Transfer RNA from a Propionibacteriaceae bacterium, 73 nucleotides, folded computationally. The organism belongs to Propionibacteriaceae, within Bacteria.
Order: sequence, then structure tokens, then C1' cells
RNA sequence: GGGGAAGUAGCGCAAUUGGUAGCGCACCGCCUUUGCAAGGCGGGGGUUGCGGGUUCGAGUCCCGUCUUCUCCA
Repeated sequence: GGGGAAGUAGCGCAAUUGGUAGCGCACCGCCUUUGCAAGGCGGGGGUUGCGGGUUCGAGUCCCGUCUUCUCCA
């Protein structure tokens, strides 16, 4: 220098053919206990790496760019 993959909540990951961004753990509150843990119920938390474009509508499609991993040179 070239090819490929990945980037989404604090962490790990989903999201079918473009149509309300979800799950687990963690966190907060309540119940249960003398107390803790476990368990049950409820709740909060997101510029989908960044910047543009297409579209009525983009995590998803297109272009540029940054970071990480990997292959080739």
C1' cells in the first nucleotide's frame, strides 16, 4: 500500500426483505429475611464510531473518514 471482518446501553451481544432499537449481566427501587445472598416484581440508561447522501422512513443501502482484528504484498 491492497483485500476482508468488526464498531449498537457500564459489559457481552441481538435486531428477518429498510418500517416503534431489544435481550442477558450490571445499576436503582420495592417485596421476601434479624441481616446478607439467592429469588420475585417494577424502573432508569442509546446522537447505532464520526460526517454526508438516497428514501415518506436508515442500525440496515451508497460515499468519505477514524479505530481494532485478520489476510496479502
Its Rfam family is "tRNA".